Small-subunit ribosomal RNA, 3' minor domain from an uncultured Lachnospiraceae bacterium, 145 nucleotides, folded computationally. It was read from a public genome assembly. The coordinates come from a structure-prediction model, not an experiment, and the mean pLDDT is 83. It matches the Rfam family "Bacterial small subunit ribosomal RNA". Gene Ontology terms of the family: structural constituent of ribosome and ribosome.
[in-house]
Context: one part of a larger RNA
RNA sequence: CACCGCCCGUCACACCAUGGGAGUCGGAAACGCCCGAAGCCGGUGACUCAACCGCAAGGAGAGAGCCGUCGAAGGCGGGUCCGGUGACUGGGGUGAAGUCGUAACAAGGUAGCCGUAUCGGAAGGUGCGGCUGGAUCACCUCCUU
Numbered sequence: 001c002a003c004c005g006c007c008c009g010u011c012a013c014a015c016c017a018u019g020g021g022a023g024u025c026g027g028a029a030a031c032g033c034c035c036g037a038a039g040c041c042g043g044u045g046a047c048u049c050a051a052c053c054g055c056a057a058g059g060a061g062a063g064a065g066c067c068g069u070c071g072a073a074g075g076c077g078g079g080u081c082c083g084g085u086g087a088c089u090g091g092g093g094u095g096a097a098g099u100c101g102u103a104a105c106a107a108g109g110u111a112g113c114c115g116u117a118u119c120g121g122a123a124g125g126u127g128c129g130g131c132u133g134g135a136u137c138a139c140c141u142c143c144u145u
Stems, first nucleotide, its partner, number of pairs: 003108001005105001008101002011098001013095004018090003023085006031077004039070001041068004047063003052059002111132009
């Protein structure tokens, strides 16, 4: 740059992040069930054994083996949480400039705004209720000169 002003919304284009989304991929910690190594513990121990007892047989004791509880890893299952991705879809932000109108700012050309219902390409319109943060004119009250 001061009405040849300001300014609103739809639409179109580009980019950015984001919500929904049949799903899909990955991760985490738990839970339930299955299996169950080593090892400890408990049981058993017909087999085995130098130390103790016994001349010996055998006994005592110990051990292998076997069984069980606990138990790592692993397997199965349905959920929870977190992240990636996903046709399509919703609005949001930004952008030189574009399209349609002109809602608001002056009484903005139907005063505006708030709530609500409804209608409409869009700003928005209409109805009902409310507010003055409404101009103009008139009147009333108060204050100042």